[in-house]
RNAcentral holds the full RNA, with entries from ENA. A computed fold for a 535-nucleotide part of an RNA from a Deltaproteobacteria bacterium, annotated as large-subunit ribosomal RNA, domain I. The coordinates come from a structure-prediction model, not an experiment, and the mean pLDDT is 84. Lineage of the source: Bacteria > Pseudomonadati > Myxococcota > Myxococcia.
Context: one part of a larger RNA
RNA sequence: GGUGCACGGCGGAUGCCUUGGCACCGGAAGGCGAUGAAAGACGUGAUAUGGCUGCGAUAAGCCUUGGAGAGCUGCCUAAUAAGCUUUGACCCAGGGAUUUCUGAAUGAGGAAACUCACUCCGUAAGGAGUACUCCGAAAGGAGAGCGAACACAGGGAAUUGAAAUAUCUUAGUACCUGUAGGAAUAGACAUCAAUGAGAUUCCCCCAGUAGUGCGAGCGAAAAGGGAACAGGCCAAACUCUAGGUGAGAAAUCUCUUAGAGGGUUGUAGGGCGUACAAUAAAGUUGACUGAAAUUGAUAGCUGAACCCAGUUGGAAAGCUGGAGCAUAGAGGGUGAUACUCCCGUAAGCGAAAUCGAAGACAGCGAUGAGUACGUUCCUGAGUACCACGGGACACUUGAAAUCCUGUGGGAAUCUGGGUGGACCAUCUAUCCAAGCCUAAAUACUAUCCGGUGACCGAUAGCGAACUAGUACCGCGAGGGAAAGGUGAAAAGAACCCCGAUGAGGGGUAUGAAAAGAUCCUGAAACCGUGCAUUU
Numbered sequence: 001g002g003u004g005c006a007c008g009g010c011g012g013a014u015g016c017c018u019u020g021g022c023a024c025c026g027g028a029a030g031g032c033g034a035u036g037a038a039a040g041a042c043g044u045g046a047u048a049u050g051g052c053u054g055c056g057a058u059a060a061g062c063c064u065u066g067g068a069g070a071g072c073u074g075c076c077u078a079a080u081a082a083g084c085u086u087u088g089a090c091c092c093a094g095g096g097a098u099u100u101c102u103g104a105a106u107g108a109g110g111a112a113a114c115u116c117a118c119u120c121c122g123u124a125a126g127g128a129g130u131a132c133u134c135c136g137a138a139a140g141g142a143g144a145g146c147g148a149a150c151a152c153a154g155g156g157a158a159u160u161g162a163a164a165u166a167u168c169u170u171a172g173u174a175c176c177u178g179u180a181g182g183a184a185u186a187g188a189c190a191u192c193a194a195u196g197a198g199a200u201u202c203c204c205c206c207a208g209u210a211g212u213g214c215g216a217g218c219g220a221a222a223a224g225g226g227a228a229c230a231g232g233c234c235a236a237a238c239u240c241u242a243g244g245u246g247a248g249a250a251a252u253c254u255c256u257u258a259g260a261g262g263g264u265u266g267u268a269g270g271g272c273g274u275a276c277a278a279u280a281a282a283g284u285u286g287a288c289u290g291a292a293a294u295u296g297a298u299a300g301c302u303g304a305a306c307c308c309a310g311u312u313g314g315a316a317a318g319c320u321g322g323a324g325c326a327u328a329g330a331g332g333g334u335g336a337u338a339c340u341c342c343c344g345u346a347a348g349c350g351a352a353a354u355c356g357a358a359g360a361c362a363g364c365g366a367u368g369a370g371u372a373c374g375u376u377c378c379u380g381a382g383u384a385c386c387a388c389g390g391g392a393c394a395c396u397u398g399a400a401a402u403c404c405u406g407u408g409g410g411a412a413u414c415u416g417g418g419u420g421g422a423c424c425a426u427c428u429a430u431c432c433a434a435g436c437c438u439a440a441a442u443a444c445u446a447u448c449c450g451g452u453g454a455c456c457g458a459u460a461g462c463g464a465a466c467u468a469g470u471a472c473c474g475c476g477a478g479g480g481a482a483a484g485g486u487g488a489a490a491a492g493a494a495c496c497c498c499g500a501u502g503a504g505g506g507g508u509a510u511g512a513a514a515a516g517a518u519c520c521u522g523a524a525a526c527c528g529u530g531c532a533u534u535u
Base pairs, nucleotide, nucleotide: 001534002533003532004531005530006529007528008527009526015520016485017484020456021455022453023452024451025450026449027448028447029445030444031146032145039102040101041100042056043055044054046080047079050076051075052074062096063095064094065093066092067091071084072083073082107116108115109114117130118129119128120127121126132143133142134141135140150181151179152178153177154176155175161168191197192196201227202226203225204224211218212217231437232436233435234380238261239260240259241258242257243256244255246253247252266414268379269378270377271375272374273373274372275371276370283367284366285365286364288363289362290361294357295356296355297354298353300349301348302347306322308321309320310319311318323340324339325329331343332342333341385409386408387407388406389405390404391403392402395421416432417431418430419429420427472479473478492519495507496506497505498504
């Protein structure tokens, strides 16, 4: 030095555990903000040096209304002091008061949490007001900023694929911007279809079909089955009222502005004129306003049955024997595994106050509420459409319809117009553009409550089970950790000895066990000591 055995050190794997996560389901809520938000700074405690939480110079709190009922003065964090409390504290819930400074930040400025003003009120301390934009004559009102996803709109890539690459694809995706809502968008056919359907949205299917593309690829619709269902209002003709311009001697008329009535469609409908009928209420209905009983949310309450015996053990909930309850044998805790010990569970009950749901009923509306003939007054114009240039349509310009529109041209008016995939004709086809609104079925989850898991179990699961977006790094945008476990209970080792009035150790004591605080278990690598053997 090697090897073997034994005993240690170091180390923190493994096992067991879970305060924390992850995913989903159901419900609630879907906003907060100039009545000053979100986010912060600075303060605030008897001892108070720190962090967290709470709160705001009334500062771990003040008032009040309910609940609850014996202790309490939050956590890390023990102790002392001083107090509070059955005249109900602490705690829980509703409402209110206070709420420094910064921050949209708004008196002016500013390098956020600071500096400096003016006006009015007040003896003073102090209080109130003073930004900008829009509406408004003024008084006064509104807006702004923040917030996870979902939504719509305006812009809009590249990597990539095509085995290279340019059309194409990725993709109208990512991303940027704007705006809104609890959902948003869409929506009552100038739609489809092919002899009928009947707003929109979402799902299944149709169908990876038809089609499209050189390719790579892209990729419908009708029909069918479901979810949910709901339809309305203007503009115009015409009439009336009020004002204005012009004409006229005047009555009045023309034009125009505002308001009211009227009217709203394709089997065309409406207006106006004439004739006839009717003169308005039973019914139906509303997405509008109010609202009783009811019911839900925000504290809570009641809640069965063995302090049974023996036994092992440190400890019984284990085992043996007996007994009971069950609309409760879900789950958790208790010194090991408890239906009957505790919290709960099944079931039932409860609100002074605030908020919500739905809503009898009432109000207010709508409908009910015409027919025939005539007349040809109205029925959305720089629109439809065309050309050129683009874009959207599954459809890459193609034979390319359809939709949108930048430039130019530019209709018809119901004997009208659009569509039916170039275009033309036909049709006993179909619809009525150029105005507006519309619940539900659908999408999402920052947040709250309840629940579930062939989800994780501390190198896992969120980055974070711990002082975590902390420490630390970076000028900054930003990046971003490690770190859980004594024991049932601190019973956390009085006292003695060695040692330096140490560290550490040995006794003793505690404990079931030292598990001894670098604390459950305690693998390996690595480092030793002893013995054996070998060189």